[in-house]
């Protein structure tokens, strides 16, 4: 070069009929404890790589562009 895959919270990742943006760890707060951890309740945090289109509507569909990975040259 070219083919094909990932990119979503602070980490590790779901999200397939195109309409509701999440779990779990972690972070903060209350409770429990003499105090810590453990637990249990509740909260906070998303440019859904980046831009353009198509759509009444896009994490999801096109197209362009950056990065990683992994295959052929």
């Nucleotide at each position: 070069g070219g083919g094909c895959g990932c990119u979503u919270a602070g980490c590790u990742c779901a999200g397939u009929u195109g309409g509701g943006a999440g779990a779990g760890c972690a972070c903060c707060a209350g409770a429990u404890u003499u105090g810590c951890a453990u637990u249990c309740u509740g909260g906070g945090g998303g440019u859904c790589a980046g831009g353009a289109g198509u759509u009444c509507g896009a994490c999801c569909c096109u197209c362009c562009u950056a990065g990683c990975g992994u295959c052929c040259a």
Overview:
Predicted 3D model of a 73-nucleotide RNA (transfer RNA) from Fluviispira multicolorata. RNAcentral records the identical sequence in 2 taxa. The coordinates come from a structure-prediction model, not an experiment, and the mean pLDDT is 82. It matches the Rfam family "tRNA". By type it is a transfer RNA. Lineage of the source: Bacteria > Pseudomonadati > Bdellovibrionota > Oligoflexia > Fluviispira.